[in-house]
The RNA shown here (small-subunit ribosomal RNA) has 1511 nucleotides and comes from a metagenome.
RNA sequence: AGAGUUUGAUCCUGGCUCAGAACGAACGCUGGCGGCGUGGUUAAGACAUGCAAGUCGUACGAACAAACCAAUUGAGUAAUCAAGAGGUGAGUUAGUGGCGAAAGGGUGAGUAAUGCGUAGGUAACGUACCCCGGACUUUGGGAUAGCAGCGGUCUUCGGACCUUUAGCGAAAGUGCUGGUAAUACCGAAUGAUAUCAUGAUGUCGCAUGGCAUUUUGACCAAAGGUUUCGGCUGGUCUGGGAGCGGCCUACGUCGUAUCAGCUUGUUGGUGAGGUAACGGCUCACCAAGGCAGCGACGCGUAGCGGGACUGAGAGGUUGGCCCGCCACAUCGGGACUGAGACACUGCCCGGACCCCCACGGGGGGCUGCAGUAACGAAUAUUGCGCAAUGGACGAAAGUCUGACGCAGCGACGCCGCGUGUAGGAUGAAGUCCCUCGGGAUGUAAACUACUGACAGGGUGAAGAAAGGCUUCGGCUUGAUCGAUCCCAGAGGAAGCCACGGCUAACUUCGUGCCAGCAGCCGCGGUAAUACGAAGGUGGCAAGCGUUGUUCGGAAUCACUGGGCUUAAAGAGCACGUAGGCGGAAGGUUAAGUGUUUUGUGAAAUCCCUCGGCUCAACCGAGGAACUGCUUGACAUACUGGCCUUCUUGAGGCAGGCAGGGGCGCGUGGAACUCUAGGUGGAGCGGUGAAAUGCGUAGAUAUCUAGAGGAACGCCAGUGGUGAAAACGGCGCGCUGGACCUGAUCUGACGCUGAGGUGCGAAAGCGUGGGGAGCAAAAAGGAUUAGAUACCCUUGUAGUCCACGCUGUAAACGAUGUCUACUAGGUCGUGGGAGUUCUGACGCUUUCACGGCCGGAGCAAAAGUAUUAAGUAGACCGCCUGGGGAGUACGGUCGCAAGGCUAAAACUCAAAGGAAUUGACGGGGGCUCACACAAGCGGUGGAGCAUGUUGCUUAAUUCGAAGCAACGCGAAGAACCUUAUCCUGGGUUUGACAUGUUUGGAUGCCCAUCCUGAAAGGGAGUAGGCUGCCUUCGGGUGAAACUUACACAGGUGCUGCAUGGCUGUCGUCAGCUCGUGUCGUGAGAUGUUGGGUUAAGUCCCUUAACGAGCGAAACCCCUAUCGUUAGUUACCAGCGCGUUAUGGCGGGGACUCUAGCGAGACUGCCGGUGUCAAACCGGAGGAAGGUGGGGAUGACGUCAAGUCCUCAUGGCCUUUAUGCCCAGGGCUGCACACGUGCUACAAUGGCGACUACAGAGCGACGCAAUACCGUGAGGUGGAGCAAAUCGCAAAAAAGUCGCCCCAGUUCGGAUUGUAGGCUGCAACUCGCCUACAUGAAGUCGGAAUCGCUAGUAAUCGCGGAUCAGCAAUGCCGCGGUGAAUAAGUUCCUGAGCCUUGUACACACCGCCCGUCAAGUCACGGAAGCUGGGAGUACUUGAAGUCGGGUAGCUAACCUUCGGGAGGCGCCUGCCGAUGGUAAGCCCGGUAACUGGGGCUAAGUCGUAACAAGGUA
Repeated sequence: AGAGUUUGAUCCUGGCUCAGAACGAACGCUGGCGGCGUGGUUAAGACAUGCAAGUCGUACGAACAAACCAAUUGAGUAAUCAAGAGGUGAGUUAGUGGCGAAAGGGUGAGUAAUGCGUAGGUAACGUACCCCGGACUUUGGGAUAGCAGCGGUCUUCGGACCUUUAGCGAAAGUGCUGGUAAUACCGAAUGAUAUCAUGAUGUCGCAUGGCAUUUUGACCAAAGGUUUCGGCUGGUCUGGGAGCGGCCUACGUCGUAUCAGCUUGUUGGUGAGGUAACGGCUCACCAAGGCAGCGACGCGUAGCGGGACUGAGAGGUUGGCCCGCCACAUCGGGACUGAGACACUGCCCGGACCCCCACGGGGGGCUGCAGUAACGAAUAUUGCGCAAUGGACGAAAGUCUGACGCAGCGACGCCGCGUGUAGGAUGAAGUCCCUCGGGAUGUAAACUACUGACAGGGUGAAGAAAGGCUUCGGCUUGAUCGAUCCCAGAGGAAGCCACGGCUAACUUCGUGCCAGCAGCCGCGGUAAUACGAAGGUGGCAAGCGUUGUUCGGAAUCACUGGGCUUAAAGAGCACGUAGGCGGAAGGUUAAGUGUUUUGUGAAAUCCCUCGGCUCAACCGAGGAACUGCUUGACAUACUGGCCUUCUUGAGGCAGGCAGGGGCGCGUGGAACUCUAGGUGGAGCGGUGAAAUGCGUAGAUAUCUAGAGGAACGCCAGUGGUGAAAACGGCGCGCUGGACCUGAUCUGACGCUGAGGUGCGAAAGCGUGGGGAGCAAAAAGGAUUAGAUACCCUUGUAGUCCACGCUGUAAACGAUGUCUACUAGGUCGUGGGAGUUCUGACGCUUUCACGGCCGGAGCAAAAGUAUUAAGUAGACCGCCUGGGGAGUACGGUCGCAAGGCUAAAACUCAAAGGAAUUGACGGGGGCUCACACAAGCGGUGGAGCAUGUUGCUUAAUUCGAAGCAACGCGAAGAACCUUAUCCUGGGUUUGACAUGUUUGGAUGCCCAUCCUGAAAGGGAGUAGGCUGCCUUCGGGUGAAACUUACACAGGUGCUGCAUGGCUGUCGUCAGCUCGUGUCGUGAGAUGUUGGGUUAAGUCCCUUAACGAGCGAAACCCCUAUCGUUAGUUACCAGCGCGUUAUGGCGGGGACUCUAGCGAGACUGCCGGUGUCAAACCGGAGGAAGGUGGGGAUGACGUCAAGUCCUCAUGGCCUUUAUGCCCAGGGCUGCACACGUGCUACAAUGGCGACUACAGAGCGACGCAAUACCGUGAGGUGGAGCAAAUCGCAAAAAAGUCGCCCCAGUUCGGAUUGUAGGCUGCAACUCGCCUACAUGAAGUCGGAAUCGCUAGUAAUCGCGGAUCAGCAAUGCCGCGGUGAAUAAGUUCCUGAGCCUUGUACACACCGCCCGUCAAGUCACGGAAGCUGGGAGUACUUGAAGUCGGGUAGCUAACCUUCGGGAGGCGCCUGCCGAUGGUAAGCCCGGUAACUGGGGCUAAGUCGUAACAAGGUA
């Protein structure tokens, strides 16, 4: 730092996705050790059990009490023992009392401000414990807890005894009586700098006021304990401090306007109450305020900060652990105590829930630490210790402390370490791949040598310990952790994910759109680097992956740092409020701004440096930083405030000027329709063509008169006016604005403009008019498969007017308004000035408005370009992927239609813009072709031949399928061919090849026999042949055979795995490249344009210049001539011979043969043309403009054809899908199609006679003469390996004759009989002959094919294949030999240019909507149901405050009666909760219903994309 993904490709816009980091995580696989951290994110849901706040005896009485002293008593002779009043008293403690319990610890429910953060204020306040200062600490009193008693009997009053162990009660708890202490409580005294009142002085301040000093008066206090007698420690009042709090202010602090108005203690005042304190905090009265677009009120969400994560930063997200603040403690309310609470482990009340119960009543609160069940994807031990740090109490020892220190569990995170080190190969084994040669795993292992880190066992120093006590000698405190050293031995320790691209890493097998993968693009339909496995490789490593979330990448909300003509996006237009911004000069101020400074910005964290744990994580110290707020001073350029001035912005004034600017009233002609009348007489009208319609009751047409409504031709223009919408005959009236010119006036009065207000096409709505034409709806006629359309005939709303509503349009320049600046050229409209003596015209120039072209710049490009989309400024509006959707709900406007505002679920990986190359168009232009036209002859009808479909069959083998399959593969299916196509028989190393192996001398040929349909099987040996070496004993094993194994074989599958070959577009003129140039790029240019050609053929022009493959030429045949050569061809002349014939000698002239040459090149002439290329005409010439024909087929297209020519990958088969054989089939026949032959006749048929070719073929052959046969043919065999002989007769033609228009003397199918030939064989299933038979057919519907000259048509001849032939086919050959066109409107196809495109699998494309099916989410909905916040009425616990009081009452007063005060009780206001009622808001669910999304191959049409067939 980027990458993938829209396209055939490109650039852009734009979303989606990935790579990074992080986590209180979870899940999967795996798991050696240690250190430091961290761990209920869900149910602020419920909790068993234990612990988490006590302490003080140096405040107090009392109780118990070790120990000591001990009167006294008893026993004893005594020592002594026992008891023991009383005293001292270590120590312990329930209670009174003090302090603490308001801290510490937990959690984040609530809270959007009573909170938090930052900076301030308190002249409006408090403060226990602590520190400093001053003063004091006198004297009385009455209670109360503790304690004792509260059954019965007896009593000598000491007590004893009995019982149910004893007030009541199950318990919790609690009553009465008696008496007692204090640092508990109360009175009195003293007392001030405290408080209050009252004056005075000084000083200060921001108002109220503060502070200090002072006069007078009023009022208020205390507690002691202990002592070694030194003191120590408390108490009271007061001043100050520190720390900690209360309250107040400013600023900052989430989303939502589909929440726009909220508020009655509300806002303020006066007075009172209340508080530590200000204050509507509370109350009475008075006033009517207060807040809000700088977002009040409402709703939703949320503890806030230091910080944490991420990021380059700015930001974004977050607030777990640690620290600060706040809030809460089962839910709700309340106060008490106290310095402090409205109190987590206090009290009272109410609710829910749980527990105990003797049913009467009680008890409880883990959001403390552990722990439990539940919830959940998910989160630990009912551990140890107060040793350390800290806290409470205490004088202290000390006690308490789930705070805290430690340990346990969890790879949850970060960090560190290890799983060994060195050597070890022509490279073990195994596994994998393989072209079978080898390669990989891989120095990896084994093996050898060595080491001892971690873990394990033992030992355990210093240290974490500071302190406490002390007789000053010393004694003592560790829950937990812990270095070194010793032992043992490579021993105990590697996995996870990925390997198509992004993204590092590839092969084999399996699977076969299946199973599966996938973050995105996408893989998988028989050769998957994408699925699964294996081998290998890459990455990380005690972890690795996945999932979730956050930031990043994303400049994809853009402050830094985006946009709005066409991609999403300028409001339809204007006026204008708030707001934002604002001309020139001077002065002043110092708010913004700058410099400096004060305070603060807690600590921790981050960063830097240093240090401590072996390093690191972690920890410590110092510094920096905390970008902020704040105090003072200074500066004054800029911005702001205030003041003074100015004229250039803006406006006013005057004079002109153009205009469809607006409103009202009037008026005009043309056209149209209607009415009346006249003329007239059959049609009119309408269309692609028609019909409906009108018309003999007189239309249309035409004339006259009248009526009516609407719109204003020409002028008229890319012209004018207006803010836009819009505005068009003419006249009058009223009225708005612009522009030009002028001198002068005001003096910034300006620009923009959220809300707001007004205007606003067409359609539509309301009321009332009007209604000629036009015309939704409607009706009819056509068209059509249908036609609810397009076309036609009618026709109602409406269109028009008045008034009112609606408020939207592709309301567009798809371009907001304003200002300034930045090259030009040209045209138009309205003014002005100059030039000329004046005027006109013209020219020059200057304002304003409206257009075109064009440069820089800008832009993705198209384009724009002084009328900006350039360069800047000001302000407003709007956008953030496509669909869902401008939809739902809500609100608001509207009479309605509907408008404005405006989501989400769900779904896709695109949707889109501009341009490029193609392809296509029922787009355009140019051009060509037997494409059409003009002609000739056919096919389609008949019969037959042949191929194909279909059907049939045991099988009818297979392939070919529009043109470009169908007389095609097949240039020969009776067997063979031939394919297992069918039936049947047989065979298994095979019919064929190679290698190895066994055997042994065999083996091969062949006669014969049995069986069989044959193949084959079996028997059998007679004869013949059998390599090389040899010492003839033998050896070797070649060839062949045999045995076994590798393998052979396959016309089996895949032509969509392929090679090769072929068809087709098309013998069409195209297809490309190099360099250069243009373009961001795909690409373009060249190859376009003007001519010309058969041609991208050539010429000219030209940012292109050249080149290649094609075209042409070169090659072959043919047409003319020359030359050379003459055998088998030829024969003119010479000669011979024959009935006759180049038959013979000879000749080389001719024809011919076949070699080599010549010839034709627009070369010549005229015209046209750009001085060109070329075209037209002509001459000459055998041939004239590529002379005619052939071969030759560019880049490519069709996954075109062929695995059955051949070759070949993969798959399949191997006693069969191989091989051999017999028979059958490929010929099957209701039909249908293609290609042909023969015909339908007289341009003919038949008979007779008579001519003229070319090119081929022949030994497995062609076969003459001759003879036989009606004939096919037979017999026979001269000649010929062929310019020599043969096939071989050419036929049409010609001459003569017959037929006379008919199903015929046309036509020949079909059938019968008799023959011939080939062949092993002619039944299925051959050809030919003769005789007989004599079908359809009389020129062929729609449609369709070929051909432009030696062509069509017509006539015969030959050849391949081949035993024969189904050949009428195919390939060739010659004979006779036309007609028509010289054009391009149309059909078909093709080429080039251009245009449109939503196509690119490319129009056989793409694609829309209803319906039907499945599925998903959402809206509406009678209703049912849950929650929230309030309102009204009612209920009214506890409790403060107030009122009452006949009950009770220690301290004080008292005149002793009582009083004050307190307690209790009653009650008022407030008040939690409960109830009732009507509404509001937000959810859930629902019969039914609505549209929407998605879903390979459903239905109907064809709306859009091309002029998409009606733009």